[in-house]
RNA sequence: GCCCCGGUAGUUUAAUGUCAAAACAACGGUAUGGUAAAUCGUAGAAUCCAGUUAGAUUCUGGGUCGGGGCACCA
Numbered sequence: 001g002c003c004c005c006g007g008u009a010g011u012u013u014a015a016u017g018u019c020a021a022a023a024c025a026a027c028g029g030u031a032u033g034g035u036a037a038a039u040c041g042u043a044g045a046a047u048c049c050a051g052u053u054a055g056a057u058u059c060u061g062g063g064u065c066g067g068g069g070c071a072c073c074a
Base pairs, nucleotide, nucleotide: 001070002069003068004067005066006065007064010024011023012022013021018054026042027041028040029039030038047063048062049061050060051059
């Protein structure tokens, strides 16, 4: 330099052109003489820009960040 893949909640992963789900973590309650385990509940999220579209987290292009492969120079 070229090519490919990925970026969704604090973490790890889903699904999806219109309403974003789960587990763990966090917070609150129940329970206990108390703590933990247990159990019930609550809040929180689409990397940026442009385009297409009635509507984009999703599709297209570019940027940026991370990972992988190939090549070149020294």
Transfer RNA from an uncultured Pelagibacteraceae bacterium, 74 nucleotides, folded computationally. Rfam family: tRNA. About the family: Transfer RNA (tRNA) molecules are approximately 80 nucleotides in length. Rfam classes the family as a transfer RNA. The sequence was found in a public genome assembly. The prediction has a mean pLDDT of 83.